[in-house]
Molecule: transfer RNA
Organism: Halanaerobiales bacterium
Parts: sequence; C1' cells; structure tokens
RNA sequence: GGAGGUGUAGCGUAGUGGUUUAUCGCGCCGGCCUGUCACGCCGGAGAUCGCGGGUUCAAAUCCCGUCACCUUCG
Repeated sequence: GGAGGUGUAGCGUAGUGGUUUAUCGCGCCGGCCUGUCACGCCGGAGAUCGCGGGUUCAAAUCCCGUCACCUUCG
C1' cells in the first nucleotide's frame, strides 16, 4: 500500500430503514427490607449510535470520505 471486519451509556451487548426520547445485563444513585452490610424488591440518572458529508418523507441501519483497532494479502 490492497482487501475484509469491528466501533452503540463507566463496562459488555441487542437493534440491519419507520412507531416511545435506542434494548438488556453488570455497575452507579435513591427508596423499601435489615440493628448494620450483603442478598432481594421498587424506582431513577446515564449513549442524539467513532467523526464528517450524502441518499430518503424518514438513517444506529443504505452510500461516500475519514479516524482508531483487529484479521488478511503483498
């Protein structure tokens, strides 16, 4: 340098054009429970989907560019 893959809350993940303000688990915060902690139960905050453009009535999703990482070819 060529080709392919991955990138979504602090961490790990689902979602492959449409419905709600993007799902679930761990973690975090608050409450109940307990003499206290843990467990359990209930509630809450937290991601505009790597970044920038484009297509579309509508984009996390399709297209282009770009960045990071991984695999592979030379």